[in-house]
C1' cells in the first nucleotide's frame, strides 16, 4: 500500500428499513437479627464520526477514524 471483518448501555453481546433490547453490573424497596442468596421496581444510549438514499436509517450506499485478521 491492498483486501476482509468488527464498532450498539459500565462489561459481554442481540437486533440487518417502521417505538433501541437481553444477561451481568448499578440505584431504591421487600425479605433477614445481620450478610449472602431470592423477589419487585427503576436509572443508564447523539447505535464510532460525516454525508447520501428513503415518508422513515442503528439497519442500505459512500467517505473518514479506530481495532482485529490476511496479502505484498
Nucleotide at each position: 500500500g491492498c483486501c476482509u471483518a468488527u464498532g450498539u448501555a459500565g462489561c459481554u453481546c442481540a437486533g440487518g428499513g417502521g417505538u433501541a433490547g437481553a444477561g451481568c453490573a448499578c440505584u431504591u424497596c421487600c425479605u433477614u437479627g445481620g450478610u449472602a442468596a431470592g423477589g419487585a421496581a427503576g436509572a443508564g444510549g447523539u447505535c464510532a464520526c460525516g454525508g447520501g438514499u428513503u415518508c422513515a436509517a442503528a439497519u442500505c450506499c459512500c467517505g473518514u477514524c479506530a481495532u482485529c485478521g490476511g496479502c505484498u
Transfer RNA from a Dysgonamonadaceae bacterium, 72 nucleotides, folded computationally. Model confidence (mean pLDDT): 81 of 100. Its Rfam family is "tRNA". Rfam links the family to the GO term triplet codon-amino acid adaptor activity. The source organism's lineage runs through Bacteria, Pseudomonadati, Bacteroidota, Bacteroidales and Dysgonomonadaceae.